[in-house]
RNA sequence: GGGCACAUAGCUCAGCGGUAGAGCGACACUCUUAUAAGGUGUUGGCCGAUGGUUCGAAUCCAUCUGUGCCCA
Numbered sequence: 001g002g003g004c005a006c007a008u009a010g011c012u013c014a015g016c017g018g019u020a021g022a023g024c025g026a027c028a029c030u031c032u033u034a035u036a037a038g039g040u041g042u043u044g045g046c047c048g049a050u051g052g053u054u055c056g057a058a059u060c061c062a063u064c065u066g067u068g069c070c071c072a
Stems, first nucleotide, its partner, number of pairs: 001071007010024004018055001025043006048064005
């Protein structure tokens, strides 16, 4: 220098264009003599940035930023 992939909750990841979810975690309660495990509830996000398309974008398009991989 060229090409490809990824970016969503504290972490790991889902999510056919129609108001964003799971597991783990954290907190509270419950259970127990106590702890752990179990049960119930709560907590959580301007979906990397800026534009565009659309009635409507996490999702489609362009550019940029960051990370990883391949080629040279």